[in-house]
Notes:
A computed fold for a 347-nucleotide RNA from Mailhella sp., annotated as Bacterial RNase P class A. The sequence is in RNAcentral, with records from ENA. It is recorded under the gene name rnpB.

RNA sequence: CGAGCCGGUCGGGCUGUCGCCGCGUCAAUUAUGACGGGGAGGAAAGUCCGGGCUUCACAGGGCAUGACGCCGGGUAACUCCCGGGAAGAGCGAUCUUCGGCAAGCGCAACAGAAAGCAGACCGCCUCGCAUGAGGUAAGGGUGAAACGGUGGGGUAAGAGCCCACCGGAUGCGGUGGUGACACCGCAUGCCGGGCAAGCCCCGUCAGAAGCAAGACCAAAUAGGGGAGCCGGCCGGCCCGGCCAAUGGCUCCCGGGUAGGUUGCUUGAAGACGCCGGCAACGGUGUCUCUAGAGGAAUGACAGCCGCGCUCACGCGUACAGAACCCGGCUUAUGACCGACUCGGAUA
Numbered sequence: 001c002g003a004g005c006c007g008g009u010c011g012g013g014c015u016g017u018c019g020c021c022g023c024g025u026c027a028a029u030u031a032u033g034a035c036g037g038g039g040a041g042g043a044a045a046g047u048c049c050g051g052g053c054u055u056c057a058c059a060g061g062g063c064a065u066g067a068c069g070c071c072g073g074g075u076a077a078c079u080c081c082c083g084g085g086a087a088g089a090g091c092g093a094u095c096u097u098c099g100g101c102a103a104g105c106g107c108a109a110c111a112g113a114a115a116g117c118a119g120a121c122c123g124c125c126u127c128g129c130a131u132g133a134g135g136u137a138a139g140g141g142u143g144a145a146a147c148g149g150u151g152g153g154g155u156a157a158g159a160g161c162c163c164a165c166c167g168g169a170u171g172c173g174g175u176g177g178u179g180a181c182a183c184c185g186c187a188u189g190c191c192g193g194g195c196a197a198g199c200c201c202c203g204u205c206a207g208a209a210g211c212a213a214g215a216c217c218a219a220a221u222a223g224g225g226g227a228g229c230c231g232g233c234c235g236g237c238c239c240g241g242c243c244a245a246u247g248g249c250u251c252c253c254g255g256g257u258a259g260g261u262u263g264c265u266u267g268a269a270g271a272c273g274c275c276g277g278c279a280a281c282g283g284u285g286u287c288u289c290u291a292g293a294g295g296a297a298u299g300a301c302a303g304c305c306g307c308g309c310u311c312a313c314g315c316g317u318a319c320a321g322a323a324c325c326c327g328g329c330u331u332a333u334g335a336c337c338g339a340c341u342c343g344g345a346u347a
Stems, first nucleotide, its partner, number of pairs: 001343004006338005012305007020039002023036005041319001045330002048328005053210004065206005070084005085098005099201002104199002106195002121140002123136005148166006167191002169188008214262004224253007231243004269288008306317004
């Protein structure tokens, strides 16, 4: 210098004018006004996981469904994170994957004889003049994948059929490790392809819905419940008769709509230091307060300075906008910094 690999930081600054949404102080009967101060992110995004919070449900147990799946640790919890193991990819830094296919069922394009209790196209061997019949799986050929490999014995030709070595599997034992697992020894010719992000089996975990959750106050109109009173006509009055009712008037009560308040932002919070831990993370001390709207504010314009390109004028300055709150993952995106690897050049 080039190529790569892993991690981290930041996400332009200042000012003015006019607005918008909260907060505090003061003034005012109120409406409101004045002043001061605050007002998007690392992803606010996707809403994919996990929790807090809320309401409903719930004796106990099971089924179904879904997610997850090596080991140890972290955490409020997780499918996340850290450390490790094994297998695979890469020269390497480094990255990817993770229960079971030796329980059962199922699947595999094309090619190929055959794709799973194997099979026989060419070939080889035996019988036969030959068509053909039988044996074989060494060799050829197909395929992503063809039933351990090399050599020897054996045989008509062959074959773990037998033997030696190598590789694997299983069983037993030992050593190390918390463990996954690693290493060593012995035995057995046992040699048993892939897919579970196919059904399935085993294990673990999940009650449901979500702030438009939920809680409180509560108008008009209509309707509900309760208490009290009772009308009109005939008639001077009473009795009586007729008419009108699920009627009328007054008061009280609760539900509930509009509307308002709350939930709402001080929290598994942040910054810095120290301690423990390889780390994730935990403990502790000091300091800080950092949007809270809700049909939903966070905007518009201008100036100066940064940064990049350009001789200059000038142009550009990424992705993107909170909606109850946190922890993750994933995706989008500009710039800078650091560790490490490989290759080249120079000293």
It matches the Rfam family "Bacterial RNase P class A". The family's RNA type in Rfam is ribozyme. The source organism's lineage runs through Bacteria, Pseudomonadati, Desulfovibrionia, Desulfovibrionaceae and Mailhella.